Model confidence (mean pLDDT): 82 of 100. The RNA shown here (transfer RNA) has 74 nucleotides and comes from a Puniceicoccales bacterium. It matches the Rfam family "tRNA". Rfam classes the family as a transfer RNA.

RNA sequence: GCGAGCAUAGUUUAGUGGUAAAACCUCUGCCUUCCAAGCAGGUGUCGUCGGUUCAAUUCCGUCUGCUCGCACCA
Numbered sequence: 001g002c003g004a005g006c007a008u009a010g011u012u013u014a015g016u017g018g019u020a021a022a023a024c025c026u027c028u029g030c031c032u033u034c035c036a037a038g039c040a041g042g043u044g045u046c047g048u049c050g051g052u053u054c055a056a057u058u059c060c061g062u063c064u065g066c067u068c069g070c071a072c073c074a
Base pairs, nucleotide, nucleotide: 001070002069003068004067005066006065007064010024011023012022013021018054026042027041028040029039030038047063049061050060051059
């Protein structure tokens, strides 16, 4: 330099045109003499900017970051 893949909650991951989910974490309550465990509930999320569409996390382009392959150089 060329090509490909990935980016979703604090972490690990599902989801894939119709308004986003689970586990762990965190907060509150219950339980307990206290702690842990358990139970109930809450907070919080689609990398950026554009395009298509009635509607975009999903499709297309761009940029950014990460990973992989190829090429080049010494």